A computed fold for a 72-nucleotide RNA from Candidatus Hodgkinia cicadicola, annotated as transfer RNA.
It matches the Rfam family "tRNA". About the family: Transfer RNA (tRNA) molecules are approximately 80 nucleotides in length.
The coordinates come from a structure-prediction model, not an experiment, and the mean pLDDT is 81.
RNA sequence: GGGUGAUUAACUUAGUGGUAGAGUAUUUCGUUUACACCGAAAAUGUUGAGGGUUCGAAUCCCUUGUUACCCA
Numbered sequence: 001g002g003g004u005g006a007u008u009a010a011c012u013u014a015g016u017g018g019u020a021g022a023g024u025a026u027u028u029c030g031u032u033u034a035c036a037c038c039g040a041a042a043a044u045g046u047u048g049a050g051g052g053u054u055c056g057a058a059u060c061c062c063u064u065g066u067u068a069c070c071c072a
Base pairs, nucleotide, nucleotide: 001071002070003069004068005067006066007065010024011023012022013021018055026042027041028040029039030038048064049063050062051061052060
């Protein structure tokens, strides 16, 4: 220099253009003499950044950041 992939909550991750989800972790409450387990609830997302297409974009297109691998 060329090519391919990944990027979504604190962490691991799902998501066929139509309400952004799950598990773990965190907080509160219940339970217990107490802790743990268990049960109930809550909070946490500018979907890496910017722009475009569309009535509507995590999803399609363009540019770009970071990162992994392959070729030279």